[in-house]
Predicted 3D model of a 108-nucleotide RNA (SAM riboswitch aptamer (S box leader)). It matches the Rfam family "SAM riboswitch aptamer (S box leader)". Its family is annotated with regulation of gene expression in the Gene Ontology. Of the family's consensus pairs, 96% are formed in the model.
């Protein structure tokens, strides 16, 4: 950047700073905002995508060949101290549409 996989109805707010439009585009509604919304920073915190640790099977290997013992991969449960992201108003707000969108993997 493009492809290609999985997820998007659950969870989680508070100080600082800014000053007006936010909620990805379009129509339509609806919500959040000057009792300061969007948004940048901090700290907190939510989750389990990766990593990390564990349980039990499986499958494949290894020797001293054993009702033992190790190692490595798979799906699955469970953990959430440390590390890479993510997130933390309303189901991606809701409905229609489109070369849809957004996070996360793994390989080029």
């Nucleotide at each position: 950047c493009a492809c290609c996989c999985a997820u998007c109805c659950a969870g989680a707010g508070c100080g600082g700073c800014c000053g007006a439009g936010a909620g990805a585009c379009c129509u339509g509604g609806c919500u959040c905002g000057a009792c300061g919304a969007c948004g940048c920073c901090g700290c907190a915190g939510c989750a389990a995508c990766c990593u990390c640790c564990u349980g039990a099977c499986g499958u494949u290997c290894c020797c001293u060949g054993g009702c033992c013992g190790g190692a490595a991969c798979g799906g699955c449960g469970g953990g959430u101290g440390c590390g890479g992201u993510g997130c933390u108003c309303a189901c991606g707000c809701c409905a229609g549409g489109a070369g849809c969108g957004a996070u996360g993997g793994a390989g080029g």